Model confidence (mean pLDDT): 85 of 100. The RNA shown here (transfer RNA) has 71 nucleotides and comes from Candidatus Woesebacteria bacterium RIFOXYB1_FULL_41_13. It matches the Rfam family "tRNA". From the family's description: Transfer RNA (tRNA) molecules are approximately 80 nucleotides in length. It is annotated as a transfer RNA. RNAcentral records the identical sequence in 3 taxa. The organism belongs to Candidatus Woeseibacteriota, within Bacteria. The sequence is in RNAcentral, with records from ENA.

RNA sequence: GGGCCGUUAGUAUAGUGGUAGUACAUACCCUUCGCAUGGGUAAGACACCGUUUCGAUUACGGUACGGUCCA
Numbered sequence: 001g002g003g004c005c006g007u008u009a010g011u012a013u014a015g016u017g018g019u020a021g022u023a024c025a026u027a028c029c030c031u032u033c034g035c036a037u038g039g040g041u042a043a044g045a046c047a048c049c050g051u052u053u054c055g056a057u058u059a060c061g062g063u064a065c066g067g068u069c070c071a
C1' cells in the first nucleotide's frame, strides 16, 4: 500500500427498511434484626459524515478505530 471482516447500554450479545431486545451489572421498592438469595419497577446504546428512500441499526459511498490475510 491492497483485499476481507467487525464497530449496538458499563460488559457480552440478538436484530436483513417502520416498536432497538435479552443476560449480567447499576438505582429504587418488597422480603430479612442485618447481609446474601429471591420477586418487582426504572434509567441506560445503534462509531462518525453523506447518499438513496415517505421512512435507514439495516441499503450505498467515504472517514475513524480494531482484527485478519497478501505485498
Stems, first nucleotide, its partner, number of pairs: 001070007010024004018054001026042005047063005